[in-house]
RNA sequence: GGGGCUUUAGCUCAGCUGGGAGAGCGUGCGACUGAAGAUCGUACGGUCCCGUGUUCGAUCCACGGAAGCCCCA
Numbered sequence: 001g002g003g004g005c006u007u008u009a010g011c012u013c014a015g016c017u018g019g020g021a022g023a024g025c026g027u028g029c030g031a032c033u034g035a036a037g038a039u040c041g042u043a044c045g046g047u048c049c050c051g052u053g054u055u056c057g058a059u060c061c062a063c064g065g066a067a068g069c070c071c072c073a
Base pairs, nucleotide, nucleotide: 001072002071003070004069005068006067007066010025011024012023013022019056026044027043028042029041030040031039049065050064051063052062053061
């Protein structure tokens, strides 16, 4: 220098064919217990990496950029 993949909650990750942003773990509260743990219920938690564009509508499509990993040179 060229190519590919990845980037979504505090962490690990889903998210179809463009229309509801989610799960598990975590944390708070409650139930249970003599008290904890485990279990159960409930709540909290988001600049969907950034910008522009397309579209009635973008996590998703196009273009540009950033970071990480891998391959080639």
Transfer RNA from Coemansia erecta, 73 nucleotides, folded computationally. It matches the Rfam family "tRNA". Rfam classes the family as a transfer RNA. About the family: Transfer RNA (tRNA) molecules are approximately 80 nucleotides in length. The prediction has a mean pLDDT of 83. The sequence is in RNAcentral, with records from ENA and Rfam.